[in-house]
Parts: sequence; C1' cells; structure tokens
RNA sequence: GGCCUUAUCGUCUAGCCUGGUCUAGGACGCCUCCCUUUCACGGAGGAAACCCGGGUUCGAAUCCCGGUAGGGCUA
Repeated sequence: GGCCUUAUCGUCUAGCCUGGUCUAGGACGCCUCCCUUUCACGGAGGAAACCCGGGUUCGAAUCCCGGUAGGGCUA
C1' cells in the first nucleotide's frame, strides 16, 4: 500500500441483512425507596449509549460515500 472486519449506557451485549409505531431492549454495575436491629439476599423504581462528517429518504443506529480508531490477512 491492498483486502477483510469491528465501533451502541460505566462494562458486556441484542437490534443493522429486512428503515417507521411504545421511551433503542437485556445482564452486571451505580442511585433512591421498601424489607432487615444492621449488612447481605430479596422486591419496586430511576439515571445512563448508537465513533465522526456528509448524502439518500417524508423518515436513518439501520441504506450509500468519505474519514478516524482497534483487530486480522497479504505484499
């Protein structure tokens, strides 16, 4: 240099191929409350995310183009 691949709450991950509806869902963690003499366990609730820029579209996490970063193969 060429090709392939990955990027979503604090962490891990589903959703992307097949665009739409309800608040982008789940687990762990965190916060509040209940329970308990207290802690733990258990119960209820809450905060928290689509790598960046542009395009297509009535509508983009999802499709298209470019870029950035990580990984792999190859020269």